[in-house]
Molecule: c-di-GMP-I riboswitch aptamer
Organism: Woeseiaceae bacterium
RNA sequence: AAGAUGUAAAGGCACGGCGCUCGAAAGGGCGCUUCGCAAAGCCACCGGUCUACGGUUUUCAACUACGACAGCGGAGUUACCAUC
Numbered sequence: 001a002a003g004a005u006g007u008a009a010a011g012g013c014a015c016g017g018c019g020c021u022c023g024a025a026a027g028g029g030c031g032c033u034u035c036g037c038a039a040a041g042c043c044a045c046c047g048g049u050c051u052a053c054g055g056u057u058u059u060c061a062a063c064u065a066c067g068a069c070a071g072c073g074g075a076g077u078u079a080c081c082a083u084c
Stems, first nucleotide, its partner, number of pairs: 003084004012037002016033007035071001041077002045074003048069003054064004
């Protein structure tokens, strides 16, 4: 330096809950806590899922992403520690 692997340790992230906050919603941000995670880092490119302010229609409703989800899967991309 490259590759493989993830037993312990260091360090990291944070499902859910609570508080504050942004948002029409889905959902996001911050703090505490902790179910878990070896990419649970980044990225909506592909599939999937959620929401429907606004819009459309045959208007008790249905459809619609330009809004979201990377902790649903895949692609792409970057990286820490340990061991071999």